[in-house]
Context: one part of a larger RNA
RNA sequence: UGACGGGGGCCCGCACAAGCGGUGGAGCAUGUUGCUUAAUUCGAGGCAACGCGAAGAACCUUACCCAGGUUUGACAUGCAUAUGACCGGUGGUGAAAGCCACUUUCCCUUCGGGGCAUAUGGACAGAUGCUGCAUGGCUGUCGUCAGCUCGUGCCGUGAGGUGUUCGGUUAAGUCCGGCAACGAGCGCAACCCGUGCCGUCAGUUACCAUCAGGUAAAGCUGGGGACUCUGGCGGGACCGCCCGUGUCAAGCGGGAGGAAGGCGCGGAUGACGUCAAGUCCGUAUGGCUCUUACGCCUGGGGCUGCAAACGUGCUACAAUGGCCGGUACAAAGGGGAGCGAGUCCGCGAGGCCAAGCGAAUCCUUAAAACCGGCCCCAGUUCGGAUCGCAGUCUGCAACUCGACUGCGUGAAGCCGGAAUCGCUAGUAAAGGGGCAUCAGCAACGGCCCCUUGAAUACGUUCCCGGGCCGUGUACA
Numbered sequence: 001u002g003a004c005g006g007g008g009g010c011c012c013g014c015a016c017a018a019g020c021g022g023u024g025g026a027g028c029a030u031g032u033u034g035c036u037u038a039a040u041u042c043g044a045g046g047c048a049a050c051g052c053g054a055a056g057a058a059c060c061u062u063a064c065c066c067a068g069g070u071u072u073g074a075c076a077u078g079c080a081u082a083u084g085a086c087c088g089g090u091g092g093u094g095a096a097a098g099c100c101a102c103u104u105u106c107c108c109u110u111c112g113g114g115g116c117a118u119a120u121g122g123a124c125a126g127a128u129g130c131u132g133c134a135u136g137g138c139u140g141u142c143g144u145c146a147g148c149u150c151g152u153g154c155c156g157u158g159a160g161g162u163g164u165u166c167g168g169u170u171a172a173g174u175c176c177g178g179c180a181a182c183g184a185g186c187g188c189a190a191c192c193c194g195u196g197c198c199g200u201c202a203g204u205u206a207c208c209a210u211c212a213g214g215u216a217a218a219g220c221u222g223g224g225g226a227c228u229c230u231g232g233c234g235g236g237a238c239c240g241c242c243c244g245u246g247u248c249a250a251g252c253g254g255g256a257g258g259a260a261g262g263c264g265c266g267g268a269u270g271a272c273g274u275c276a277a278g279u280c281c282g283u284a285u286g287g288c289u290c291u292u293a294c295g296c297c298u299g300g301g302g303c304u305g306c307a308a309a310c311g312u313g314c315u316a317c318a319a320u321g322g323c324c325g326g327u328a329c330a331a332a333g334g335g336g337a338g339c340g341a342g343u344c345c346g347c348g349a350g351g352c353c354a355a356g357c358g359a360a361u362c363c364u365u366a367a368a369a370c371c372g373g374c375c376c377c378a379g380u381u382c383g384g385a386u387c388g389c390a391g392u393c394u395g396c397a398a399c400u401c402g403a404c405u406g407c408g409u410g411a412a413g414c415c416g417g418a419a420u421c422g423c424u425a426g427u428a429a430a431g432g433g434g435c436a437u438c439a440g441c442a443a444c445g446g447c448c449c450c451u452u453g454a455a456u457a458c459g460u461u462c463c464c465g466g467g468c469c470g471u472g473u474a475c476a
Base pairs, nucleotide, nucleotide: 001476002475003473004472005471008469009468010467011466012465013464015460016459019423020422021421022420023419026315027314028313029312030311031310032309033308034306035305042053043052064301065300066299067298068297069296070295073124077123079121080120081119082118083117084116088103089102090101091100092099093098106115107114108113126290127289129288130287131286135284137279138278139277140275142273147186148185149184150183151182152181153162154161155160166177167176168175192267193266194265195264197235198234199233200232201231202230203229207224208223211222212221213220238261241255242254243253244252245251317416321375322374323373324372325371326370333364334363335362338357339356342353344351345350382413387408388407389406390405391404392403393402429452430451431450432449433448434447435446
């Protein structure tokens, strides 16, 4: 100087408390351990691994296993020799890859050769083989925490200190005051994006108040530039104003006005560093290793195996509910190998035909809610696992191993032990919608969007994490 203390003081954070909803029990989905296996490819391992790399494992992917093949190679760049084509077509064999055979068939030229292709040879290619403890880059984490440092000066033999401590204050090393310090840098804040109010400009595909036409109805049509909306520019918030308080400070409490008030709300943004943290399987890369194989191609299998254990979720156990009928109201996205209205067929998944739309124009049903009815507390008109049969769709192909539909079957489950998680407001909880990946889909995952919309915070003693000061130490 740090680190640590079941030492002290001060202060924060859904850290506790106060509340609301969950997890831990059930069934299923998913990840992991373990076991099994020819293989069940590999990585990730407290927080910060475990719906993680996977924003798509039937083949492919694929890195694993078995089998069949291949050796200048699936891919790149030279060199030498030989051939003249290559591509394409046909046949045989085969599960395919491959192997064998047949057939068709070059261009330029200064005639030296060159281009292109094949074969052979030799340089080389290739490796998701090892080392993340050789590395770059990127990422996680402490932590959006308020810290981490430098120049000069001053102090100290020195390590180092001072500044950065102190008194206030703040979300903040934020600002004010004081001070052997005076300044400065990286962080904080602001500048950036979205959202909330207003103005202005613009007006189609959006809008429809006034005028006219028109319909079963409808901005449907003429038209309009008001409104909504769209999207460009600008305004608006600054403790600016008033009262109180405070050191006539920084600031704090209250009030007015205002769409918004003291950081308005949300996002992007992550200092010096820590964990030899993670990644050689994204890519790059040193070293090491393989070279008729640890490379490459193909068929099939596996990654989906199942006594058991754990994590994360979904669906429930019902009446604030289930079922049937009726009937409203979104936002944000996506669409050409696409989205597909509509008629018809089918109980349905879906099918036939097919309008419109490269889209503010066409397509893409919101659901809970609300109204009416049934159920009457029961393992039920709760719950839907499991299994049987019959189908639909995608795809070369759904046996291993897809999703969905119909009929039948109807399991566990009556609110969950010890323990444990999230959340402070348009939040939690609840309800549905969209998108990426994608032929299809194991999505109940992920990322967005809107709808309905709470409760509670006395307080900081305690648990966890963190910041500052000073203290003890046999630790560095």
The part of an RNA shown here (small-subunit ribosomal RNA, 3' major domain) has 476 nucleotides and comes from an uncultured bacterium. Model confidence (mean pLDDT): 86 of 100. Its Rfam family is "Bacterial small subunit ribosomal RNA". Its family is annotated with structural constituent of ribosome and ribosome in the Gene Ontology. The full RNA is in RNAcentral, with records from ENA and SILVA.